[in-house]
């Protein structure tokens, strides 16, 4: 410090997620030791048991005990001090509760320190105790005795208190000093010493300081919600009185009506606050465990008492709830002290030891008490440290895992050898923490008459829970001590097996559907390590709330517009002030913590010492800037004068054109409307035409990226009223300014209310069409409405999607208004464009640039601009405005493709123009389907279907049935046997095979054969979606790319686009491109012409010869073979820059001459595991192998491809002519003979330019048939044969005789072909014993028609445009309905909670009042009084009851929308012109998306 994730890829916006650190943690697996810390976050729930606050006999009487008999010890009670500390918890509290600062001249303070003064004289009781007595108990009652440092009275006294006066000072009320008068205390106590009055000490009283602690006040700060906006009656203030330690409405009576609040009152929710802790670069954010400060609380609520201090955790009274005891009458209790228990919970310890240390209470002290504290125990809860061994050791052992079978790895790891002993075990030694104090014996100092005492000091004695612990020494053994998580990317670390969208994983992206580095297991590896992972929470990363440090044209975001108060900000200049600001200094900022520097535990954690420390306040100083006060200025702003401008606004009047209607006239059959129609109107006279009239609405042309207005918006003309900006010139005021929350006003269309008006248009509605439907688009009608007046509504894509104001920052150009009228200049309104900005698009003096001021708004998508609440509205609705839940994206701009019922250009038998077919019939063949024991398998739009198959009777053959074999039919090796192996015959059997016999030898090896077991074979079994190879298709279409350069943030672009041209990315020109590659073309084969060479088996012109090129001869010709030539837009004319095009000449051939081979980058997970090869999986007496028979040939049917036909351009018969290319020795097979024929016999010739197949057919000549189911057509069937072959039944071909079906040119639709082509005619070959061939592949014969042209169909190419598509339109995607689940809203109600209000009642208690009952101290005239107590009454009050409301929560039949969910229904609204452009507001309508009307936007 970043990374992953939206896309085909890119940049941006933006969310989600991860890596880090932390924790009072918990859970899973594991676990050796020590140190230091920490340990109920939940039920402030309930608590058994023990302990946690006592002490003092040197205050007092008394009782008991002990003995040394006058002393000691113990203690219930009286009395004093303490119990208000220490310890716990965080419920409440949003508050002077807390923090910081200041004040208290408005206060108190026991014990402690210092100082001053004092301690005099008396008195009356009472507990304990004794007696009697009540009660179960708790606890009492009555009578009697007694003491005090308990209680009371008096004296004395002050700087105490009150009143009055004087002086001084201060901070307003005041404070201090002083004078006078009045008022009010005390323990003659304890102990010690001494020599009698005493002295000392501890306690005591009064006063004054200090210290400590506490009370009170003020300022600032201190969570969320405005869907909490008004709150408050003791409320705010005053006066009097009361009250307190003390100010104060703190309380009360009266008077006034104030006080708080948008700088957030009041209300509701939540919460102890802080020092600090965690995190962060910091600013911040979160937290408030432990330690420390403050506050609050003590079962719940209230109250006071005592006291210096409490409204009191281990005190009291009352009420309530709960628990316990009870003799039922009545009592007792409060662990949020330490342990501990139950409960709750994911979860948190021992009913330990000690007062040795530190601290506290009491005491003169010894000492007692102390669950504070110090220690130990439990827990890996955290932090820190140590260990589980170290060195050597290769045959790189065994085992495991993987393997290409060679090996690799685990791995120097182990074994083995040597060593060490931290820890451990055993034994021995053994601390620091202890200082003080007391006591004993001395000494010193000050004072004193002395002693005690005080202070200091020396020596001695004594004190340890932890603990025989830490630590040290010696001995002994590698012995007793390693796990956990991960290994697809982020993120370090990979293989095998299992599983097969299952089981499962997952923080995000995402893995898993048979080869999973992602699941599970194993091996290996990586990380950390006595721990490791997970979960939860916080900060970080997140500049993702942005002060530091973000944005708002299109991503979320500028309010529809203006006016304007508060608020914020504000021109030039002088003087003063000093609030902000700056500087210095002072106080404070507790300690601990953090940081820095040292030090102590062996180190570290931990601990100790010192230092720094951003805040607040005071004092002093400065005066540039902001601010304030006083003054001045004119550049901002405003006003006056003059001028023109304009659909600016309002009111009244008025004009012409047009539509419609009415009347009359002319006139006759249609009009109207559409893509085409129909509804509709019309012989009752329409439409059309003419004249007249009525009425409403709107203002053609001018008219313009022209004008005006704040926006909405504004358009005939005239008049009146009225607002504004602009320009020019001088003058005036003198900062008067800018912005603006709340507020106020305006605000298109639609809509609402009342009353008018109503021509046209037109939601709704009706009808007609269209359609599968058509609640639409189109048509005919048509009502609200549109118009006017008045009043509402308050919203729009109210848009420049761009808030207002000011300043600055290149230009060019159009236009409007003014001045100048020459240049120009001021104000508007447009276009282009530089700097600069922007993610890009783009913006660019009219900023989206550079700055300033102020306002509004945004923070992922959906849910949702919705629910609830509130405000407004007649309503429609508007404004404000969430959450649960859900997703990992949603989005912007640009790029490359693909697509479009977008555009432009071009090509192709693509259409058109033609020719012939298919689709109808019969048959052949292939496929589907069906059937079957099997009908083996594959191929399925184009690109499967006469395809694999260039040939299924057996074989083939893979299928079925049956019978057999199991190292196997064929291969290799090991072990072992035999000498034969081979062959022949017979029997059984369907055969494979089995059995028997015969024959067979020089030996060994080899070979061969057999046997047994093992390795292995074998598989046309699966996966073409694991593959190689091969192939189809787009397409023989003209495309596909690269290097360097340039442009762009980038994906990418450029080149390859553009203008021409071409069959062509072919070539030329231009050009930020220049070149290159794969394709095109050419090179190759064939064909067409010629030349040369050669001349048999080919040829034959001349010569000779024959039946015949048959033979001699010849090489001229044909032909064959080989090699050359030829064609290149080379030449001419015209056009053109050129490329090239058109025409022409010559030529056998002319513009790639014809044909073929040749198939770019890629697409279709295209086809093939059954040609072959091959990974993995599967079978192994079978999914392998052999044999026989059957099947692949089935047959209601459907489709494809063909053949033959339907006839006269023909059929039949006879005669007769002309090819090319092939094949042949397991072959072709001649002549000749036989048969009607298929064929048979025969065997010449030929390994082929020699022989054979072999006859070419259409054609030509002649004859016949005469339009018919025929002399067309030949299916089907009967009979008889031939041939091949072991074998023609299932299931061959052919021949002959007989039979003679459908069919008379084929619906919708559809195919091929542009010249030697189509059409038509035959020939040959492969496969092959034969054949299903009408197929396929070749060959030649005869031999056409047509192409105007590119509008349309299909396919393709290039450029451009739109896109919400990228699996790429067979795309994407919207809404209703149906189903499941989830959260939420409404709802008759129901059940609670909370805080108030009113009324009734009212415990305890203070206060007030009363004095009828009782009464020791004082007074007294002895009777009473003062005073006190009980009692009564009153105010207030906890609680209780009742009542109506408020608010909040839970639940609720039913209901509403929302969200989510591989394959449900209906449509197709949106994205392309999405097939009616889309969207916004509004109204109506409709199953649904939606449609239509009005106005608006262009996205």
């Nucleotide at each position: 410090a970043g990374a992953g994730u939206u896309u085909g890829a890119u940049c941006c916006u933006g969310g989600c997620u991860c890596a880090g650190g932390a924790u009072u943690a918990a859970c899973g697996c594991u676990g050796g030791c020590g140190g230091c810390a920490u340990g109920c976050c939940u039920a402030a729930u309930a608590c058994a048991u023990g302990c946690a606050a006592g002490u003092c006999g040197a205050a007092c009487g008394a009782a008991g005990c002990a003995c040394u008999u006058g002393u000691g010890c113990u203690u219930a009670g009286u009395g004093g001090c303490g119990a208000a500390c220490g310890g716990g918890u965080g419920a409440g509290u949003a508050a002077c509760g807390a923090a910081u600062a200041u004040c208290u001249a408005a206060u108190c303070u026991a014990c402690c320190c210092u100082c001053u003064a004092g301690a005099g004289a008396g008195g009356a009781a009472u507990a304990a105790c004794c007696a009697u007595u009540g009660g179960a108990a708790a606890c009492g009652a009555u009578g009697g005795c007694u003491a005090a440092u308990a209680c009371c009275u008096c004296a004395u006294a002050g700087u105490a208190c009150a009143u009055a006066g004087a002086g001084a000072g201060g901070c307003a009320u005041c404070u201090c000093u002083u004078u006078a008068u009045g008022u009010u205390u005390a323990a003659a106590g304890g102990c010690g010493c001494g020599u009698u009055u005493g002295c000392g000490u501890c306690a005591c009283u009064a006063g004054a300081u200090g210290a400590u602690g506490a009370g009170g006040a003020u300022a600032u700060u201190u969570c969320g919600c405005a869907u909490u906006a008004g709150g408050u009656a003791g409320u705010u203030g005053g006066u009097g009185a009361g009250g307190u330690a003390a100010g104060a409405g703190c309380u009360u009576a009266c008077c006034a009506a104030g006080c708080c609040u948008g700088u957030g009152a009041u209300g509701c929710g939540u919460a102890g606050c802080c020092g600090a802790a965690c995190u962060g670069a910091g600013a911040g954010g979160u937290u408030g465990a432990a330690c420390g400060g403050c506050c609050a609380c003590a079962a719940u609520g209230g109250g006071a008492c005592u006291g210096a201090g409490a409204c009191a955790c281990g005190g009291c009274c009352c009420a309530u709830a709960c628990u316990c005891c009870u003799a039922c009458g009545g009592g007792a209790g409060g662990c949020a002290g330490c342990a501990g228990u139950a409960g709750g919970g994911a979860a948190u310890u021992u009913u330990u030891c000690a007062c040795a240390a530190u601290g506290g209470a009491c005491g003169a002290a010894a000492g007692u008490c102390u669950g504070a504290u110090g220690a130990a125990g439990c827990a890996a809860u955290g932090c820190c440290g140590c260990g589980u061994g170290g060195g050597g050791g290769a045959u790189g052992a065994c085992g495991g895992u993987c393997u290409u079978c060679g090996g690799a790895u685990u791995g120097u790891a182990a074994a083995c050898c040597c060593c060490u002993g931290u820890u451990g075990u055993a034994a021995g030694g053994g601390a620091u923490g202890a200082a003080a104090g007391u006591c004993u014996a001395g000494g010193a100092u000050a004072g004193g008459a002395a002693a005690u005492g005080a202070u200091c000091u020396u020596a001695g004695u004594u004190u340890g829970a932890c603990a025989g612990u830490a630590c040290c020494u010696u001995a002994c053994u590698a012995g007793a001590a390693a796990g956990u998580c991960a290994c697809g990317g982020c993120u370090a670390a990979c293989u095998a097996u299992g599983u097969g969208c299952c089981a499962g994983c997952a923080g995000c992206c995402g893995c898993g559907g048979u080869a999973a580095u992602a699941c599970a297991u194993a091996g290996g590896u990586g990380g950390c390590g006595a721990g490791c992972g997970u979960u939860a929470u916080c900060c970080g990363g997140a500049u993702u709330u942005a002060u530091u440090g973000g944005g708002c044209g299109u991503a979320a975001a500028g309010a529809g517009u203006g006016c304007a108060c508060a608020g914020g900000u504000g021109g030039u200049u002088g003087a003063g002030a000093a609030a902000g600001u700056u500087a210095a200094u002072u106080g404070u900022u507790a300690a601990a913590u953090c940081c820095c520097a040292g030090g102590g535990c062996u180190c570290a954690a931990c601990c100790c010492u010192g230092g720094u420390c951003c805040g607040c306040a005071g004092u002093u100083a400065a005066a540039a800037c902001u601010u304030c006060u006083c003054g001045a200025c004119u550049a901002g702003a405003a006003u006056a004068u003059a001028g023109g401008u304009g659909g600016g606004g309002g009111u009244a009047g008025u004009a012409g054109a047009a539509u419609u209607c009415c009347a009359u006239a002319u006139g006759u059959a249609g009009c109207g409307g559409u893509g085409g129609a129909a509804u509709g109107c019309a012989u009752a006279a329409a439409u059309a035409u003419a004249u007249g009239g009525a009425g409403g609405a709107a203002u053609a042309c001018c008219a313009g990226c022209g004008g005006c207005g704040a926006a909405g918006g504004c358009g005939g003309c005239u008049a009146c009223c009225u607002g504004a900006a602009c320009u020019a010139u001088u003058a005036u005021u003198g900062a008067c300014a800018c912005u603006u929350a709340a507020g106020c006003a305006c605000g298109a269309a639609a809509g609402c209310g009342u009353g008018g008006g109503g021509a046209g248009c037109a939601a709704a509605u009706a009808g007609g069409a269209u359609u599968a439907g058509a609640u639409a688009c189109c048509c005919u009608a048509g009502u609200a409405g549109u118009c006017c007046a008045c009043g509402c509504c308050g919203u729009a894509a109210a848009c420049g999607a761009u808030g207002u104001a000011c300043a600055c920052u290149a230009g060019c150009u159009g236009u409007c208004g003014g001045c100048a009228u020459a240049a120009g200049u001021c104000g508007g309104u447009g276009g282009c464009g530089c700097a600069c900005c922007u993610a890009a698009c783009g913006g660019a003096u009219u900023a989206a640039g550079u700055g300033u001021a102020c306002c509004g708004c945004c923070u992922g998508g959906g849910g949702a601009g919705u629910a609830c609440g509130c405000a407004c509205g007649c309503a429609a609705g508007u404004g404000u405005a969430a959450a649960a839940c859900u997703c990992a994206a949603a989005g912007g701009a640009a790029u490359u493709g693909a697509c479009g019922g977008g555009g432009a250009c071009c090509c192709g038998c693509a259409c058109a123009a033609g020719u012939g077919g298919u689709g109808g019939a019969g048959c052949a063949u292939g496929u589907g389907g069906u059937u079957u024991a099997a009908u083996u398998c594959g191929a399925c739009g184009a690109u499967a279907c006469g395809c694999g198959a260039a040939g299924a009777a057996c074989c083939u053959u893979a299928c079925c049935u049956a019978c057999a074999c199991u190292u196997g039919a064929a291969a290799u090796g090991c072990u072992u046997g035999g000498c034969a192996a081979u062959g022949c015959u017979a029997u059984a059997g369907a055969g494979a095979u089995a059995u028997a016999g015969c024959g067979g030898a020089g030996g060994u090896c080899a070979a061969c054969c057999g046997a047994u077991g093992c390795a292995c074979a074998g598989g046309u079994g699966g996966u073409g979606c694991a593959u190689g190879g091969u192939u189809g298709u787009c397409g023989u279409c003209a495309g596909c790319u690269c290097g360097u350069g340039u442009c762009g943030u980038g994906a990418g672009a450029u080149g390859u686009u553009c203008g021409g041209u071409u069959a062509a990315g072919u070539c030329c020109g231009g050009u930020a491109a220049c070149g290159a590659g794969c394709g095109c073309a050419a090179c190759c084969c064939u064909u067409g012409u010629c030349c040369c060479a050669u001349g048999u088996u080919g040829c034959u012109a001349a010569c000779a010869u024959u039946a015949a090129g048959u033979u001699g001869a010849g090489g001229a010709c044909u032909c064959a073979u080989a090699g050359g030539a030829g064609a290149c837009u080379g030449c001419c004319u015209g056009g053109g820059c050129a490329a090239c095009c058109a025409g022409g000449a010559g030529g056998a051939a002319g513009g790639u001459g014809g044909g073929g081979a040749u198939g770019a980058c890629g697409u279709c997970a295209a086809a093939u595991c059954a040609u072959c090869a091959u990974g993995c999986c599967c079978c192994u007496u079978a999914u392998g192998u052999g044999u026989a028979g059957g099947g692949c040939u089935a047959c209601a049917c459907a489709c494809g491809u063909g053949c033959u036909a339907c006839a006269a351009u023909g059929g039949u018969c006879g005669a007769u002519a002309c090819a090319a290319a092939g094949a042949g020795u397991c072959g072709c097979g001649a002549a000749a003979u036989u048969g009607c024929g298929a064929a048979a016999u025969g065997g010449a010739g030929c390994u082929a330019a020699u022989c054979u197949c072999a006859a070419a057919a259409a054609g030509u000549c002649g004859a016949u048939c005469u339009c018919a189911g025929u002399u067309c057509g030949g299916a089907u069937u009967g009979g008889a044969g031939u041939c091949u072959g072991c074998a023609a039944c299932u299931c061959g071909a052919c021949u002959c005789c007989a039979u003679g079906a459908a069919g008379u040119c084929g619906g919708a639709a559809u195919c091929a072909c542009u010249a030697g082509u189509a059409a038509u005619c035959g020939u040959a070959g492969g496969u092959c014993a034969g054949c299903a061939a009408u197929a396929c592949u070749a060959c030649g014969g005869u031999g056409a028609a047509u192409a105007c042209g590119u509008u349309c169909u299909c396919g393709g190419g290039u450029c451009u445009u739109g896109u919400a598509c990228a699996c790429a339109c067979c795309g994407c995607c919207c809404g209703u309905c149906a189903a499941a689940c989830c959260a939420c809203g409404g709802a008759a109600g129901u059940c609670g909670g909370u805080a108030a209000u009113g009324c009734c009642u009212a415990a305890u208690a203070u206060c007030g009042u009363u004095g009828u009952g009782c009464u020791a101290a004082c007074c007294u005239u002895u009777u009473g009084g003062a005073g006190g107590c009980a009692g009564g009454c009153g105010c207030u009050u906890a609680g209780g009851g009742c009542a109506g409301g408020a608010u909040u929560g839970a639940u609720g039949a039913c209901u509403g929308g929302g969200g989510u969910u591989a394959a449900g229904u209906c449509g197709u609204a949106a994205c392309a012109a999405g097939g009616u452009a889309u969207c916004c507001c509004u109204a109506c309508c409709g199953g649904a998306a939606g449609g239509u009307g009005g106005g608006g936007a262009u996205g």
Notes
Predicted 3D model of a 1499-nucleotide RNA (small-subunit ribosomal RNA) from Axiothella rubrocincta. It matches the Rfam family "Bacterial small subunit ribosomal RNA". The organism belongs to Axiothella, within Eukaryota. Model confidence (mean pLDDT): 83 of 100.